Predicted 3D model of a 103-nucleotide RNA (TPP riboswitch aptamer (THI element)) from Halothiobacillus sp. Its mean pLDDT, the model's own confidence on a scale to 100, is 76. It matches the Rfam family "TPP riboswitch aptamer (THI element)". From the family's description: Vitamin B(1) in its active form thiamin pyrophosphate (TPP) is an essential coenzyme that is synthesised by coupling of pyrimidine and thiazole moieties in bacteria. The model forms 95% of the base pairs in the Rfam consensus. The source organism's lineage runs through Bacteria, Pseudomonadati, Chromatiales, Halothiobacillaceae and Halothiobacillus.

[in-house]
RNA sequence: GCCAUGAGCUAGGGGUGCUUUGCCUGAUUUUGGUGAAGCUGAGAUACACCCUUUGAACCUGAUCCGGCGUAACACCGGCGUAGGGAAGCCGCACAACUCAUCU
Numbered sequence: 001g002c003c004a005u006g007a008g009c010u011a012g013g014g015g016u017g018c019u020u021u022g023c024c025u026g027a028u029u030u031u032g033g034u035g036a037a038g039c040u041g042a043g044a045u046a047c048a049c050c051c052u053u054u055g056a057a058c059c060u061g062a063u064c065c066g067g068c069g070u071a072a073c074a075c076c077g078g079c080g081u082a083g084g085g086a087a088g089c090c091g092c093a094c095a096a097c098u099c100a101u102c103u
Stems, first nucleotide, its partner, number of pairs: 001102001004101004008089003011052004016046001017039008058084003064078004
């Protein structure tokens, strides 16, 4: 030297699907609520997990396209040098607070 790297701190952003089934409700061939079990996943409401501009966390396009496969979701690729998307501190001070490595 924090405009070297990695932890940390504070703050912020984000998603929650598929299948079976109990109960309640509406309806009369189907709606909504709630609980349980199973599947995938970091995470399926977790005092957790992931991500924060070096940004595919996540949203839109999208009830998208191709492949593969499942009980179904899933998975892989495309779309994508598309459009959006949440940051500061870490010497002092401004709210608060450290450490290691490297130079």